[in-house]
Context: one part of a larger RNA
């Protein structure tokens, strides 16, 4: 001197565009944050102009592995970069083929029951694009090459949406491996599924993944192990640069969702707002037994020097489901509250000399404050009132908004403080204290003439700021 997610003290008009729990991966009361599809089925209710039309709980279908959110853990193929083979991929796109014949339940509805509740136990009966056999198989799997295995579902009403089975593409993902990725030897050995092989298993898939036997490898002063700290990275700050320091928001990968372990379900999870088991905890209870998981958005308590609204809307941009019409949508687009940060504006312009009054110095003559103010004469940014009034979106649809912004009134009218003036360093004097009170980032100042303390009046620097403190170069 620059930069800060900054806090703290004085002070504070306006506006755009940004950013706002670095701490307690503490605890959470309350709303809402993932649904939808009746053009997949049967049912029951409610409305009927008797044509038919609405609502939904249940099953089924796709979606809840996206989107949002934190960095606790990882020193590691996690991340970055640059390569590779043994592999998956709903939903899209492109091409082929097919899309025949049956069948048994079940949920719900109904009975009859248990239980405080949560929720559940029996029996009757019923549907499907839910399940299950058949047949068919050009591509397809399997093979000892003869041969064996394997699918589908309809629906709406005239055109479409579906559904299977194969090739191939895209998008996405898993796995390998070069190199590169903090400290500490006051940590010198470490290792038994540990290193390799064979055989078998698993897997979407390579592989000690994972098991049997079999051999004794395998890492390591080019720091193995082990211990401390951490999420990488594009970035971002500083600087001429090299290099140092970081890794808020924005984007890109990891990882976790109360701690811990588990799988299931699916094309994908071992799944934040799914199950399951075990703990802590916090609620409910009829004491038998249950319910809960804000590191979404908002809000509360707590901890801190210290971070906002229990806000509007799907209009736009994304997304999920739907033929659609829509419907959800705390993403997201908005607005609210903070000078926190960066940019603009403004708080008045011209003229004005008796150099006014008043302060304050003073050698008492005068100097300064000072053309400052008054006064005259002007404009009206911004504010503030009143009209109109967008763009963003158009076939329609605008939360933001009666907002930007245009245009007309209004009166200089409603808008300046900070912190410094001994040397580093730009800025002087008087008074007052008298090594006292106190100042200080150093060097130091004060013990009776202190340009260093504390008032004053002058100065000087920066300005909606200033200035301290922390932290980086």
């Nucleotide at each position: 001197g620059a930069a800060c997610g900054a806090a703290c003290g004085c002070u504070g008009g306006c506006g755009g565009c940004a950013g706002g729990c670095u701490u307690a991966a503490c605890a959470c009361a309350u709303g809402c944050a993932a649904g939808u599809c009746g053009a997949g089925c049967g049912a029951a209710g409610a409305c009927u102009u008797c044509g038919g039309u609405c609502u939904u709980a249940g099953c089924g279908g796709c979606g809840g592995a996206c989107g949002g959110g934190u960095g606790a853990g990882u020193a590691a193929c996690g991340c970055g970069u640059g390569g590779g083979a043994a592999c998956g991929u709903g939903c899209c796109c492109u091409u082929c083929a097919c899309u025949a014949c049956g069948g048994a339940a079940u949920a719900g509805u109904c009975c009859c029951g248990g239980g405080a509740a949560a929720c559940u136990g029996g029996g009757u009966u019923u549907a499907a694009u839910a399940c299950c056999g058949u047949a068919u198989a050009c591509g397809c799997c399997c093979u000892u090459c003869g041969g064996g295995g394997g699918a589908a579902a309809g629906a709406u009403u005239u055109a479409u949406c579906g559904g299977u089975g194969a090739a191939g593409g895209a998008u996405c993902g898993g796995c390998c491996c070069g190199c590169g990725u903090c400290u500490g030897a006051u940590u010198a050995g470490a290792u038994a599924g540990u290193u390799g092989g064979u055989g078998g298993g698993g897997u979407a898939a390579c592989g000690g993944c994972c098991u049997a036997c079999c051999a004794a490898g395998u890492c390591g002063a080019c720091g193995a192990u082990c211990a401390g700290u951490a999420g990488c990275u594009g970035g971002u700050u500083u600087u001429a640069g090299a290099g140092g320091a970081u890794g808020a928001u924005c984007a890109g990968c990891c990882a976790c969702a109360c701690u811990g372990g588990g799988a299931c379900u699916g094309a994908g999870a071992c799944a934040c707002g799914g199950c399951c088991c075990a703990g802590a905890c916090u609620c409910c209870u009829a004491c038998g037994g249950g319910a809960g998981g804000c590191a979404g958005c908002a809000g509360u308590g707590g901890g801190g020097a210290a971070u906002c609204u229990u806000a509007g809307a799907c209009a736009a941009u994304g997304g999920g489901c739907g033929c659609a019409a829509g419907c959800c949508u705390g993403a997201u687009c908005u607005a609210g509250c903070c000078a926190u940060g960066c940019c603009g504006c403004g708080u008045g312009a011209g003229u004005g000399a008796u150099g006014a009054a008043g302060g304050c110095c003073u050698u008492a003559g005068g100097g300064u404050c000072g053309u400052a103010a008054a006064g005259c004469u002007c404009u009206u940014u911004c504010g503030c009132c009143a009209g109109g009034g967008a763009u963003g979106a158009u076939a329609a649809u605008g939360a933001c908004a009666g907002u930007a912004c245009c245009u007309g009134g209004u009166a200089a009218a409603g808008a300046a403080a900070c912190c410094c003036c001994g040397g580093c360093u730009a800025a002087c004097u008087c008074c007052g204290u008298g090594c006292c009170a106190g100042c200080a980032g150093c060097c130091g100042c004060g013990g009776u003439a202190a340009u260093a303390c504390g008032g004053a009046g002058g100065g000087g620097g920066u300005u909606a700021g200033c200035g301290u403190u922390g932290u980086u170069c």
Background
This is a predicted structure of a 473-nucleotide part of an RNA (small-subunit ribosomal RNA, 5' domain) from Maritimibacter alkaliphilus. Model confidence (mean pLDDT): 87 of 100. The source organism's lineage runs through Bacteria, Pseudomonadati, Rhodobacterales, Roseobacteraceae and Maritimibacter. Rfam family: Bacterial small subunit ribosomal RNA. Its family is annotated with ribosome and structural constituent of ribosome in the Gene Ontology.